[in-house]
RNA sequence: GCCCGGCUGGCUCAGUGGGUGGAGCAUGUGACUCUUGAUCUCAGGGUGUAGGUUCAAGCCCUAUGUUGGGUA
Numbered sequence: 001g002c003c004c005g006g007c008u009g010g011c012u013c014a015g016u017g018g019g020u021g022g023a024g025c026a027u028g029u030g031a032c033u034c035u036u037g038a039u040c041u042c043a044g045g046g047u048g049u050a051g052g053u054u055c056a057a058g059c060c061c062u063a064u065g066u067u068g069g070g071u072a
Base pairs, nucleotide, nucleotide: 001071002070003069004068005067006066007065010025011024012023013022019055027043028042030040031039048064049063050062051061052060
């Protein structure tokens, strides 16, 4: 240089047929407990960036950033 993939709450990952974005862990609240811990309940918090298409985009298109792999 060329080719391919990843980027989604604090962390690890789902969501790949365009139609209200989920789980686990973590954090906070409450319950329970003599206390801590454990367990249970509830809550907050997210689509790398900038545009485009569409009534509607995590998903489609373009550019760009970052990261991993392959190749010479």
The prediction has a mean pLDDT of 81. Predicted 3D model of a 72-nucleotide RNA (transfer RNA) from Ursus americanus. The organism belongs to Ursus, within Eukaryota.